About this RNA
A computed fold for a 72-nucleotide RNA from a bacterium, annotated as transfer RNA. Rfam family: tRNA. The family's RNA type in Rfam is transfer RNA. Model confidence (mean pLDDT): 84 of 100.
RNA sequence: GCCUAGGUAGUUCAGUGGCAGAACGCCAACUUGGUAAGUUGGAAGUCGAGGGUUCGAUUCCCUCUCUAGGCU
Numbered sequence: 001g002c003c004u005a006g007g008u009a010g011u012u013c014a015g016u017g018g019c020a021g022a023a024c025g026c027c028a029a030c031u032u033g034g035u036a037a038g039u040u041g042g043a044a045g046u047c048g049a050g051g052g053u054u055c056g057a058u059u060c061c062c063u064c065u066c067u068a069g070g071c072u
Stems, first nucleotide, its partner, number of pairs: 001071007010024004018055001026042005048064005
């Protein structure tokens, strides 16, 4: 330099054009003599950045950037 896959909550990941979600973790309440476990509720997101298409983009297109793998 070229090719491929990926970047979404603190972490691991879903989400193929119409409200951004799950599990684990975190916080609070309940429960317990006290922890753990359990139950219920809650917080936490510029969806990597910029632009384009569209009534509407996490999703489609272009450029850039970062990560992993491969080729030379």